[in-house]
RNA sequence: GACGGCCGGCAGAUGAUCGCCGGUCGCGCAAGCGACGGGAGGAAAGUCCGAGCUCCACAGGGUACGGUGCCAGGUAACGCCUGGUGGCGAAAACGCCCAGGACAGUGCCACAGAAAACAAACCUCCUUUCCCGCGCGGGCCUUCGAGCUCGAGCGUGAGAGGGAAGGGUGAAAAGGCGGGGUAAGAGCCCACCGCGCGCACGGCAACGGGCGCGGCACGGCAAACCCCACCGGGAGCAAGGCCGCGUAGGCAGGCGUCGCGUUGGCGAUUGCGCCCCCAUUUGGGGGGGCGACCGCAAGCGCGAAAGGGCGACCCGCCCGAGCCUGCGGGUAGGCUGCUCGAGGCGACCGGCGACGGUCGUCCUAGAGGAAUGAUCAUCGCCGCCGCGAGGUGACCUCUCGGCGGAACAGAACUCGGCUUACGCUGGACGUCGACC
RNA sequence: AGGCGCGUAGCUCAGCGGUAGAGCACUACCUUGACACGGUAGGGGUCGUUGGUUCAAUCCCAAAUCGCGCCUA
Numbered sequence: 001g002a003c004g005g006c007c008g009g010c011a012g013a014u015g016a017u018c019g020c021c022g023g024u025c026g027c028g029c030a031a032g033c034g035a036c037g038g039g040a041g042g043a044a045a046g047u048c049c050g051a052g053c054u055c056c057a058c059a060g061g062g063u064a065c066g067g068u069g070c071c072a073g074g075u076a077a078c079g080c081c082u083g084g085u086g087g088c089g090a091a092a093a094c095g096c097c098c099a100g101g102a103c104a105g106u107g108c109c110a111c112a113g114a115a116a117a118c119a120a121a122c123c124u125c126c127u128u129u130c131c132c133g134c135g136c137g138g139g140c141c142u143u144c145g146a147g148c149u150c151g152a153g154c155g156u157g158a159g160a161g162g163g164a165a166g167g168g169u170g171a172a173a174a175g176g177c178g179g180g181g182u183a184a185g186a187g188c189c190c191a192c193c194g195c196g197c198g199c200a201c202g203g204c205a206a207c208g209g210g211c212g213c214g215g216c217a218c219g220g221c222a223a224a225c226c227c228c229a230c231c232g233g234g235a236g237c238a239a240g241g242c243c244g245c246g247u248a249g250g251c252a253g254g255c256g257u258c259g260c261g262u263u264g265g266c267g268a269u270u271g272c273g274c275c276c277c278c279a280u281u282u283g284g285g286g287g288g289g290c291g292a293c294c295g296c297a298a299g300c301g302c303g304a305a306a307g308g309g310c311g312a313c314c315c316g317c318c319c320g321a322g323c324c325u326g327c328g329g330g331u332a333g334g335c336u337g338c339u340c341g342a343g344g345c346g347a348c349c350g351g352c353g354a355c356g357g358u359c360g361u362c363c364u365a366g367a368g369g370a371a372u373g374a375u376c377a378u379c380g381c382c383g384c385c386g387c388g389a390g391g392u393g394a395c396c397u398c399u400c401g402g403c404g405g406a407a408c409a410g411a412a413c414u415c416g417g418c419u420u421a422c423g424c425u426g427g428a429c430g431u432c433g434a435c436c
Numbered sequence: 437a438g439g440c441g442c443g444u445a446g447c448u449c450a451g452c453g454g455u456a457g458a459g460c461a462c463u464a465c466c467u468u469g470a471c472a473c474g475g476u477a478g479g480g481g482u483c484g485u486u487g488g489u490u491c492a493a494u495c496c497c498a499a500a501u502c503g504c505g506c507c508u509a
Stems, first nucleotide, its partner, number of pairs: 001432004006427005012379007020039002023036005041408001045419002048417005053236004060315004065232005070084005085099001086097004100227002105225002107221003122167002125162006132155003136151005175193002178190003194216001195214005201208002240336004250327006258303006265296003272291007307319004343362008381405006388398004437508007446460004454491001462478005484501002486498003
């Protein structure tokens, strides 16, 4: 210097002029004017996770559904982060991994191939039986041959059996490789490797290396259904609170408005019970009060109940006199929630680290369809070109001048993450080169 | 703010682990005096992109990415 991977930093500064949005103060009846001070990000983005906050009754059990999935730690929490384990990738720096279970069950594995999962046998290999053929050897004959017969062997074909080493197919062929062994073979036997089981050791653990045993049983897929463990109540600042304004309970359809007990009140009082008053004296007459019964509305308790809530369903629990559906009508304005927070920065301490603790210090947008901008000047940054100087060289550094460039992107209740977009720059690291 | 879905040939759609298809359109030929209809044959595909799982992906997965549509308030 080139290429690469890793860890960070910044996101121009100052001034002038013209503007924009909040705040405080002053002036003004008001509209508004003036002064002071403040005004985007590392991703404010995607809205993919996790929380705070608020409301739903303070959210119980089961099922479903969804999510997470090596181990340990961090954290308010997380699918995040840190450290470790295992696997994979890279020549390396280093990076990546939805990394539980395939002896709980079900399912899938196209084509090819004999066979694709309780294995099987196409070619080939070996043993054996039979037919045919071939040559060899022995025996037989009134017939000496192209005769008959016997034996071992070879070849072809068919059958039976053994085996799964070799061939071939496939992504995958039922442990691999080497040796022994055998009729041929085979974990049949042995060594090494792999796998499984057991033991003790190290480690909190994931796991690791070691020893022994087994003789292979257990192919792959769970980003197929599923099983296991753990987590999850729902909704969202248009949450929610206060005020104001409007509608005055509109129309149509449907469902419901129940019962018992008790307490006091009001009403009624024909008759009943008790009491009082008046009249009568042969008797049943009249009036009033109280009580029960009766009626009305109400309170309390118990039960029933349309419907509603615990935002999937069931159970369970709670509310319950109004409710549901459609049409129609009205309002959509102010204040609040609102920004001081799991907050930033610095130092020290603990920890490998994520992070935690203590002390000090700082206050930094809060609009409510959305403000934070534009121009000019100077300086700074980067690239290219040119002159000059220095260093042994490729090249680098420095001074000066000219030209050009500066990305992605805009808060909307608030945080912690992830992901994506994107310009410039610093550092150490890996590999190659040292030649122009 | 909350939720759902789509992307396959020029157009409209099917396919949902195992060689990508249909209708219309297009091209050539036949038919006709010519055109249409009809007949025969043919061409045309980054399955939106990227990464992953799998022997194999249009299909399965994605907190990846681009574009489009719908529903509720």